[in-house]
RNA sequence: CGCUUAUCAAGAGUGGCUGAGAGACUGGCUCUGUGACGCCCGGCAACCUGUCGCAAGACAAGGUGCCAAUUCCAGACAGAUGAGUA
Repeated sequence: CGCUUAUCAAGAGUGGCUGAGAGACUGGCUCUGUGACGCCCGGCAACCUGUCGCAAGACAAGGUGCCAAUUCCAGACAGAUGAGUA
């Protein structure tokens, strides 16, 4: 990178550092020096995982993920994330 599959209307900070852009793409519309993006801490959730259980499920939180707006809205053979696969 390709393929399969599930999910994407819930949830998550009055914190620290930094300092100009950010929301994938196009068009909108927004966020942003009253501090964006990013990093750290913190948190949310429960796909994989672990324990218990006949099962349904419960609990935990090790591997990921996520923490403006319905995937922000519309579009496209679109995107993101998990698990699996050649």

Model confidence (mean pLDDT): 85 of 100. Predicted 3D model of an 86-nucleotide RNA (SAM riboswitch aptamer (S box leader)).